Notes:
This is a predicted complex of two RNAs, RNase P RNA and transfer RNA, with 450 nucleotides together.
RNA sequence: CGGCAUAGCGGCGCUAUCGUCUUUGCCGCGUAAGCGGCAGGGAAGGAAAGUCCGGACAGCAUAGGGCAACGCACCACCUAACGGGUGGGGCGCCUGUAAAGCAGGCGUACAGACAGUGCCACAGAAAAUUACUUCCGCGGGGCAACCCGCGGUAAAGGUGAAAACGUGGGGUAAGAGCCCACGCUGAAGCCGGGUAACCGGUUCCAGGGGUAAACCUUGCGUGCUGAAAUGCCAUGUAAACGGUCGUUCGAGGGCGGCCCGCCUGAUGACCGAGGGUAGGCAGAUACAGGCGCCCAGCGAUGGGCGUCGCAGAUAAAUGAUAGCGGCCGAUGCGAAAGCAAAGGCACAGAAUCCGGCUUACAAGCUAUGCCGGGUG
RNA sequence: GGCUCCGUAGCUCAACUGAAUAGAGCAUUUGACUACGAAUCAAAAGGUUUCUGGUUUGAAUCCAGACGGAGUCA
Numbered sequence: 001c002g003g004c005a006u007a008g009c010g011g012c013g014c015u016a017u018c019g020u021c022u023u024u025g026c027c028g029c030g031u032a033a034g035c036g037g038c039a040g041g042g043a044a045g046g047a048a049a050g051u052c053c054g055g056a057c058a059g060c061a062u063a064g065g066g067c068a069a070c071g072c073a074c075c076a077c078c079u080a081a082c083g084g085g086u087g088g089g090g091c092g093c094c095u096g097u098a099a100a101g102c103a104g105g106c107g108u109a110c111a112g113a114c115a116g117u118g119c120c121a122c123a124g125a126a127a128a129u130u131a132c133u134u135c136c137g138c139g140g141g142g143c144a145a146c147c148c149g150c151g152g153u154a155a156a157g158g159u160g161a162a163a164a165c166g167u168g169g170g171g172u173a174a175g176a177g178c179c180c181a182c183g184c185u186g187a188a189g190c191c192g193g194g195u196a197a198c199c200g201g202u203u204c205c206a207g208g209g210g211u212a213a214a215c216c217u218u219g220c221g222u223g224c225u226g227a228a229a230u231g232c233c234a235u236g237u238a239a240a241c242g243g244u245c246g247u248u249c250g251a252g253g254g255c256g257g258c259c260c261g262c263c264u265g266a267u268g269a270c271c272g273a274g275g276g277u278a279g280g281c282a283g284a285u286a287c288a289g290g291c292g293c294c295c296a297g298c299g300a301u302g303g304g305c306g307u308c309g310c311a312g313a314u315a316a317a318u319g320a321u322a323g324c325g326g327c328c329g330a331u332g333c334g335a336a337a338g339c340a341a342a343g344g345c346a347c348a349g350a351a352u353c354c355g356g357c358u359u360a361c362a363a364g365c366u367a368u369g370c371c372g373g374g375u376g
Numbered sequence: 377g378g379c380u381c382c383g384u385a386g387c388u389c390a391a392c393u394g395a396a397u398a399g400a401g402c403a404u405u406u407g408a409c410u411a412c413g414a415a416u417c418a419a420a421a422g423g424u425u426u427c428u429g430g431u432u433u434g435a436a437u438c439c440a441g442a443c444g445g446a447g448u449c450a
Base pairs, nucleotide, nucleotide: 001372002371003370004369005368006367007366008365009364012325013324014323015322016321017320018319020043021042022041023040024039025038026037027036028035029034045347049358050357052356053355054354055353056352057226058225059224060223064260065259066258067257069222070221071220072219073218074088075087076086077085078084089110090108091107092106093105094104095103096102111217112216116215117214118211119210120209132157133156135152136151137150138149139148140147141146165183166182167181168180169179170178184207185206186205188203189202190201191200192199193198230282231281232280233279241272242271243270244269245268252264253263254262287309289308290307291306292305293304294303295302296301326345327344328343331340332339333338377449378448379447380446381445382444383443386402387401388400389399395433404420405419406418407417408416426442427441428440429439430438
């Protein structure tokens, strides 16, 4: 210098004309709702997406208790809240290094497997109280090699993803943490550091695979439903018909898992088959709001001051054309520097709002790693 | 706009309570039978279990994300 990979930033600009949605003012028409004209303001995103979490808000009459169900899971902090974020710890991987327990980077769904239950194919004797071969003792048989029966052991063999602490010594009939030394792992106590997770040291005890993204246990948390929630106005119809249950000895509903309990409850409730309407307003755009500066904090974040007002549609608007500019650029010309240049500029499209996560993404920029080349 | 569910051969379905070669029917191909077809009989081929990660010794199955599809709600 070039290429690749992974993260992060970033998300083309200006002008004119025509058009769409909304809004402000004025004028005209109209009883009004509203319609039309003129002049002005505003009009997608970092993900508006997926709908995966968490809230705000609304309804269920937001008494209550228990069981079940579901979710989360190292520690501290942040936050309205979270399964999110920040910082730290443990573990794992990579690189450096002679090697690391050292340094740097990256990742991490990371409570409990001595509470209990289940499962672990094939192979293997045995997959958690197991014994095939070998080894050893006793008894019997045999001239002998060896064979049979009973018992001991788990050292050696081999199997497997995984084999009953490792190495050495003692010990024994043969062996075994059976005993000893050193070491490893785990529990408990004490001391020191740290808010804590945890780390270091020491004493003592134990040596018993794995799996909880199997059931489960422990701790914490969760009422359910979602803007087609919900409130109001208008329009229209069938308070009819058939069936079932029920009216204080209570159908049904609140109570959308079940039980208790509480409340409510009669021109009632449910089912069937029909009739009718399907318009408008609110919710709904001022906010855990954006931007800038300062302060506190390692940081996530919090506080203060100033400033700005920034889509609101409802079958759903936010577009098209032209010009100029920015970036990339097949190709052509050129010795080179460079010049010209067709074409291209991603992913994507608000629908109640907000905080996250995840996924998609052109050019350009930054950082890290790897590979290749050049110069010193 | 919300909610629920599904994805396995060309098609329709099993295996979903982890276990090593993922099965069945129809369809396809080859052979037999027939003068030739159909039917029948025999055999074969056909699968990245939608995709990508993770847990596990081991994943179609369990977990997470993505993609695609279906149903339902005034």
Rfam match: Bacterial RNase P class A. It is annotated as a ribozyme.